Large-subunit ribosomal RNA, domain II from Pseudothermotoga lettingae TMO, 679 nucleotides, folded computationally. The coordinates come from a structure-prediction model, not an experiment, and the mean pLDDT is 87.
[in-house]
Context: one part of a larger RNA
RNA sequence: GUCCGCGAGUUGUCGUCAGUGGCAAGGUUAAGCCGGUAGAGGCGGAGCCGUAGCGAAAGCGAGUCCGAAUAGGGCGCAAGUCACUGGUGGCAGACCCGAAGCCGGGUGAGCUACCCCUGGGCAGGAUGAAGGUGGGCUAAACCCCACUGGAGGUCCGAACCGAUGGAUAGUGAAAAAUCCUCGGAUGACCUGGGGGUAGGAGUGAAAAGCUAACCGAACCCGGUGAUAGCUGGUUCUCCCCGAAACGCAUUGAGGUGCGGCCUCGAGUGGUCUGUGCAGGGGGUAGAGCACUGAUAGGGCUAGGGGGGUAACCUCCGAACCCUGUCAAACUCCGAAUCCCUGUACAUAAAACUCGGGAGGAAGUCUGUGGGGGAUAAGCUCCAUGGACAAAAGGGAAACAGCCCAGACCAUCGGCUAAGGGCCCAGAGAGAUGGCUAAGUGGGAAAGGAUGUGGUGCACCCCAGACAACUGGGAGGUUGGCUUAGAAGCAGCCAUCCUUUAAAGAGUGCGUAACAGCUCACCAGUCGAGGUGCACUGCGCCGAAGAUGUAACGGGGCUCAAGCCAUCCCCCGAAGCCAUGGGUCUGUACACUAUGUACAGGCGGUAGGGGAGCUUUCCGCUGUAGGGUGAAGGUAGACCCGUGAGGGCUACUGGACGAGGCGGAAGUGAGAAUGCGGAC
Numbered sequence: 001g002u003c004c005g006c007g008a009g010u011u012g013u014c015g016u017c018a019g020u021g022g023c024a025a026g027g028u029u030a031a032g033c034c035g036g037u038a039g040a041g042g043c044g045g046a047g048c049c050g051u052a053g054c055g056a057a058a059g060c061g062a063g064u065c066c067g068a069a070u071a072g073g074g075c076g077c078a079a080g081u082c083a084c085u086g087g088u089g090g091c092a093g094a095c096c097c098g099a100a101g102c103c104g105g106g107u108g109a110g111c112u113a114c115c116c117c118u119g120g121g122c123a124g125g126a127u128g129a130a131g132g133u134g135g136g137c138u139a140a141a142c143c144c145c146a147c148u149g150g151a152g153g154u155c156c157g158a159a160c161c162g163a164u165g166g167a168u169a170g171u172g173a174a175a176a177a178u179c180c181u182c183g184g185a186u187g188a189c190c191u192g193g194g195g196g197u198a199g200g201a202g203u204g205a206a207a208a209g210c211u212a213a214c215c216g217a218a219c220c221c222g223g224u225g226a227u228a229g230c231u232g233g234u235u236c237u238c239c240c241c242g243a244a245a246c247g248c249a250u251u252g253a254g255g256u257g258c259g260g261c262c263u264c265g266a267g268u269g270g271u272c273u274g275u276g277c278a279g280g281g282g283g284u285a286g287a288g289c290a291c292u293g294a295u296a297g298g299g300c301u302a303g304g305g306g307g308g309u310a311a312c313c314u315c316c317g318a319a320c321c322c323u324g325u326c327a328a329a330c331u332c333c334g335a336a337u338c339c340c341u342g343u344a345c346a347u348a349a350a351a352c353u354c355g356g357g358a359g360g361a362a363g364u365c366u367g368u369g370g371g372g373g374a375u376a377a378g379c380u381c382c383a384u385g386g387a388c389a390a391a392a393g394g395g396a397a398a399c400a401g402c403c404c405a406g407a408c409c410a411u412c413g414g415c416u417a418a419g420g421g422c423c424c425a426g427a428g429a430g431a432u433g434g435c436u437a438a439g440u441g442g443g444a445a446a447g448g449a450u451g452u453g454g455u456g457c458a459c460c461c462c463a464g465a466c467a468a469c470u471g472g473g474a475g476g477u478u479g480g481c482u483u484a485g486a487a488g489c490a491g492c493c494a495u496c497c498u499u500u501a502a503a504g505a506g507u508g509c510g511u512a513a514c515a516g517c518u519c520a521c522c523a524g525u526c527g528a529g530g531u532g533c534a535c536u537g538c539g540c541c542g543a544a545g546a547u548g549u550a551a552c553g554g555g556g557c558u559c560a561a562g563c564c565a566u567c568c569c570c571c572g573a574a575g576c577c578a579u580g581g582g583u584c585u586g587u588a589c590a591c592u593a594u595g596u597a598c599a600g601g602c603g604g605u606a607g608g609g610g611a612g613c614u615u616u617c618c619g620c621u622g623u624a625g626g627g628u629g630a631a632g633g634u635a636g637a638c639c640c641g642u643g644a645g646g647g648c649u650a651c652u653g654g655a656c657g658a659g660g661c662g663g664a665a666g667u668g669a670g671a672a673u674g675c676g677g678a679c
Stems, first nucleotide, its partner, number of pairs: 001679006011092013026049003032043003053060002063075004095233002098230001102223006113197009122187001124156003127152001131148006160184003165180004199215001201211003236612006246259005261359001262357007273346009286333001287331002292327003296323004303316005363388010393404003408581004413577003419571003422555003428568001430567006441557001447541002451538010468525005474498003479493003504519001508517002582602009613668001615665006625656001632652005638647003
């Protein structure tokens, strides 16, 4: 892991509600007693509940209390009780399994810590303390030398004790080892045997170490089914309805109480909802500047700063005026939506009251209005819709929350929605008119650009525009100043006049300065449109990422298979229709066993309600049946039932045993790192 078996809302009691039944102003016994078969029934009225309440009480009483009150108000003004069944609550282990723990009584020092008693062990080598002897020296010593001597928590190193670093091992040979290396090795050394100290206690050269392989409080048993606001699990079927993740409070925040939301029953009836109309509420969006503030420019003035002897000059400048603005905590105004009331109509889908049972009280994304944040977040906090949660189906390549649409069942029928119709791949290489050349489409900004289409405005133009080409582009004059020079062209000032078809006291290049080239401007050649600006459609650049094209799902697509506009057709879902069937609710009719017709409903988690199937045992009953084969088992594509299931048949099996109607439960297994067994 698989298979088989076992495995979780029970029982008692006291409340409470419903159903059913008995009796009823009453209902009922408890202990106990009697009594055929651990027993059907009988007796037993103590007690309990009810029959009157109100008041703190005295007390009064269908009333009573407060009160001066005859006012007003509070609480009252006759249906119960017993039993059974079911729902649920309290108390009990109270649906099951699960702690770490707490307490009590014991068991442990054969492991280990320390202590006591009594024994044992330490190859070999090295060093060479004190002391001693001899000698030297001395007055004698001190001292020195040699020898001797053999001290030491001395040195090196086996046994022995340990465990520094590494490797191996790590479902090991081993629940701590092996190998190499390493520390101590006469000592605070190691060790045998005998004994002692223990659970808030021991022992501890102290780590909270050790006290029998996990010790910040051992182990075993008991209290004990400790407690667990926590996690996990909780077993057959069908039918109806169907949530919440919010408010308030909480030593409250993953719990709980009350309310909201779900369900079931009873009651009240049109109270609910929608739309129209009528009457109210309000201060948001917007707007505004009349208030409160903010605010740009101007005008005018009080006032103030600086200068001045002064006259006066200059600067700033409230209020006020004009123009232009801003505001969640500004409002002279002010919607839409919303809320309340009345009324009419529509619908029956609704609402409200009382009572039984809940669940829920972690929400998430998305649209819209806002706060926080950075006008960040798959961010966070509110509000208001939707979806998911608890919703399958179609679309979005894939994709809870987006778009379409809410699945009772069946059909080899039809129509549509979103989205699509070249191929993958169901349906148009559909039609008409445009746009795009960027594979834009099929990712992005500020910004940039003779991309290209459309619209408008202005100007020039056959008396010849725009572009190109040819020619001219002059004189006073090298204007004046400045300057070494300044001649159109370093700079400053001025910028006139003349000849002209036209030509600047000069547009740029150039020179040291001139020169030279060129432009403006004019003519000629040519011969029809040209120039500029604004708005707008679609494109271009801006554009760099990590495995591999990889920013259309792919192929592929260019008068499109892209984009815009218009039109027709088609595909496309569990939507809608059609046909048949099931079930529930309502209405009507039959007349109630229920049936028929019509209309409508039937996605569903937590959860509420309803109806059933099955297992074991009991009563009728060991009955029907059964060796001509019971139960059980195996198989079936067969029959019945929506289903749980029930039959039938064959084989197996070899002795029991249905079905019906009732009754009682150790009554249904896939999950609990479930328990036991087998493999």